[in-house]
RNA sequence: AUAAGUAGUCAAGACAAUCGCGGCUGCCGAAUGGCAGAUGAGGAAAGUCCGGGCUCCGCAGGGCAGUGUGCUGGAUAACGUCCAGCGGGGGUGACCCCAGGGAAAGUGCCAUAGAGAAGGAGACCGCCUGGCAUGCCAGGCAAGGGUGGAAAGGUGCGGCAAGAGCGCACCAGCAGGCAGGUGACUGUCUGGCUUGGCAAACCCCACAUGGAGCAAGACCGAAUAGGGAAGGGUUGAGGCUGCCCGCCGACCUUCCGGGUUGCGUCGCUUGAGACGUGCGGCAACGUACGUUCUAGAUAAAUGAUUGUCACCGCGCAAGCGGAACAGAACUCGGCUUAUUGACUGCUUGUAUUU
RNA sequence: GCUGAUUUAGCUCAGUUGGUAGAGCAGCUCAUUCGUAAUGAGCAGGUCGUAGGUUCAAGUCCUAUAAUCAGCU
Numbered sequence: 001a002u003a004a005g006u007a008g009u010c011a012a013g014a015c016a017a018u019c020g021c022g023g024c025u026g027c028c029g030a031a032u033g034g035c036a037g038a039u040g041a042g043g044a045a046a047g048u049c050c051g052g053g054c055u056c057c058g059c060a061g062g063g064c065a066g067u068g069u070g071c072u073g074g075a076u077a078a079c080g081u082c083c084a085g086c087g088g089g090g091g092u093g094a095c096c097c098c099a100g101g102g103a104a105a106g107u108g109c110c111a112u113a114g115a116g117a118a119g120g121a122g123a124c125c126g127c128c129u130g131g132c133a134u135g136c137c138a139g140g141c142a143a144g145g146g147u148g149g150a151a152a153g154g155u156g157c158g159g160c161a162a163g164a165g166c167g168c169a170c171c172a173g174c175a176g177g178c179a180g181g182u183g184a185c186u187g188u189c190u191g192g193c194u195u196g197g198c199a200a201a202c203c204c205c206a207c208a209u210g211g212a213g214c215a216a217g218a219c220c221g222a223a224u225a226g227g228g229a230a231g232g233g234u235u236g237a238g239g240c241u242g243c244c245c246g247c248c249g250a251c252c253u254u255c256c257g258g259g260u261u262g263c264g265u266c267g268c269u270u271g272a273g274a275c276g277u278g279c280g281g282c283a284a285c286g287u288a289c290g291u292u293c294u295a296g297a298u299a300a301a302u303g304a305u306u307g308u309c310a311c312c313g314c315g316c317a318a319g320c321g322g323a324a325c326a327g328a329a330c331u332c333g334g335c336u337u338a339u340u341g342a343c344u345g346c347u348u349g350u351a352u353u354u
Numbered sequence: 355g356c357u358g359a360u361u362u363a364g365c366u367c368a369g370u371u372g373g374u375a376g377a378g379c380a381g382c383u384c385a386u387u388c389g390u391a392a393u394g395a396g397c398a399g400g401u402c403g404u405a406g407g408u409u410c411a412a413g414u415c416c417u418a419u420a421a422u423c424a425g426c427u
Stems, first nucleotide, its partner, number of pairs: 001350011013309007021040002024037005042325001046336002049334005054213004061245004066209005071085005086100001087098004101204002106202002108198003124145002126141007153171006172194001174191007217266003220262001227256006238248002273292008311322004355426007364379004373410001381397005403419005
């Protein structure tokens, strides 16, 4: 200088004035209302993919089914999230990715090709021996070639009629011993010599799991005909995914007809909150102290104009132009998706110079 | 807020745990006809919504996402 990797920060805003809105607080007013103060949409508010808080279902009791997760250890209110490791894979490297338990517990699939595709099946070409005579028969082989994504451990040497872990050496795998580690696992030694793949196939194993959701639910007010018919039910209907058990228990279901829907109040915003500093921890995070209170609408407010400054681009300057994705509706922790521009730190590779 | 589907040729739709994509209509060509239509024969037309993953192999299995449609409240 350039090409990459990774972590983070900032910005479309700030200040002032004028006007226009929303609720809150205070004052005035008989009331409509008036005055003053502070304040008013995001990093994703989106998706509704997970987990809660909270509310209701008599207890939400037990079990099964169903569903979800899946290496180890931690963090957390919890999670399918996050952090740190282990193992595997990719990359020259910094780093990145993983749906990461089990395939002799059982069942199932592996087309085509090929001789042959499972808890061992296999002889097409071929190699060797014997007989006959240029190609047949008998026997031995699975090392070489071929097919294939994968041919039943790999490479090399010896041995053999030719071969084969048949023997040996080094690897891989499996089993066991010892050592290290909280653990996943790693290292080393010994040894039968050696048991395809797919579980994002059904399944097995381990762990977790009641349901519905703020349009949950609670209250006030108002009105009416607590009407009629049929069926079921104290021999147990009904009781909020399904089934069974336990428990409670008198109303339940369908149809016809009548009244009321206020666009009521609460829930509704002080939180597993935010910010700063110290300590502990590799980190996620925890803890102590201090500071701070920042929408709560209900057909839906959070805006407009001007000036100055800030950012980006053009320009000598004056000046001109511009800015992505996108709007709260109970709330919080994550994940995913959409998206403009700039800056900073650390690390890796390449080239050149000193 | 809750729940469930669909996406394949220009159009309407098939496609089973997977073996490398089809039918009809429309289009083009030829035959037939005085000429058209009909009829017969043939031809072309496909990122299977998008991206990633599992597998030897994915339209099909899994995950994320886009668009469209429907139901309950």

Predicted 3D model of RNase P RNA and transfer RNA as a complex of 427 nucleotides. It holds a member of the Rfam family "Bacterial RNase P class A". Rfam links the family to the GO terms ribonuclease P activity, tRNA processing and dimeric ribonuclease P complex. By type it is a ribozyme. Model confidence (mean pLDDT): 76 of 100.